Annotation
A computed fold for a 75-nucleotide RNA from a Candidatus Omnitrophota bacterium, annotated as transfer RNA.
[in-house]
RNA sequence: GGGCGGUUGGCGCAGCGGAAGCGCAUCUGACUUACAUUCAGAGGGUCGUAGGUUCAAAUCCUACACCGCCCACCA
Numbered sequence: 001g002g003g004c005g006g007u008u009g010g011c012g013c014a015g016c017g018g019a020a021g022c023g024c025a026u027c028u029g030a031c032u033u034a035c036a037u038u039c040a041g042a043g044g045g046u047c048g049u050a051g052g053u054u055c056a057a058a059u060c061c062u063a064c065a066c067c068g069c070c071c072a073c074c075a
Base pairs, nucleotide, nucleotide: 001071002070003069004068005067006066007065010024011023012022013021018055026042027041028040029039030038048064049063050062051061052060
């Protein structure tokens, strides 16, 4: 330098045009003498950044940033 994949709550991931959910974690309540477990509930995300397409974009297109893999080049 070229190709491919990835970037979504604190962490791990789903969602592939009608607009964000699951598990774990956190908090509150119940239970317990207490802790743990269990049960019920709650909070938390400008979907990497910036543009474009569309009535409508996490989702499609372009550029860039970062991470990983492969190839090439140089020494």
About this RNA: The sequence is in RNAcentral, with records from ENA. Its Rfam family is "tRNA". By type it is a transfer RNA. NCBI's taxonomy places the organism under Bacteria, Pseudomonadati, Candidatus Omnitrophota.